RNA sequence: CGCCUCCUCAGCCAAACCAUAGGCGACUAUGGGACGGAAAGCCACGGGUCUGCGCCCGAUACGGGCAGACAGCCGGUUGCCUGA
Numbered sequence: 001c002g003c004c005u006c007c008u009c010a011g012c013c014a015a016a017c018c019a020u021a022g023g024c025g026a027c028u029a030u031g032g033g034a035c036g037g038a039a040a041g042c043c044a045c046g047g048g049u050c051u052g053c054g055c056c057c058g059a060u061a062c063g064g065g066c067a068g069a070c071a072g073c074c075g076g077u078u079g080c081c082u083g084a
Stems, first nucleotide, its partner, number of pairs: 005084002012037002017032006035072001041077003046074002048070004054066005
């Protein structure tokens, strides 16, 4: 110096739920609130899950595509502090 494991100080983020606003919806923003988190930072271009105001394809059912949502599902990428 690097990696792994464990611990810790300070700081950080904020699930469910509630209120207000937006959206057809998944869901999002702000405020409150903490279940948790060592990447719960960033990336929707890989897989996955979810949505349908609509459009397209197939003969209905239904499926697929377009269009969207989720980064706190996996994945990719960058990276902070204390000690053993």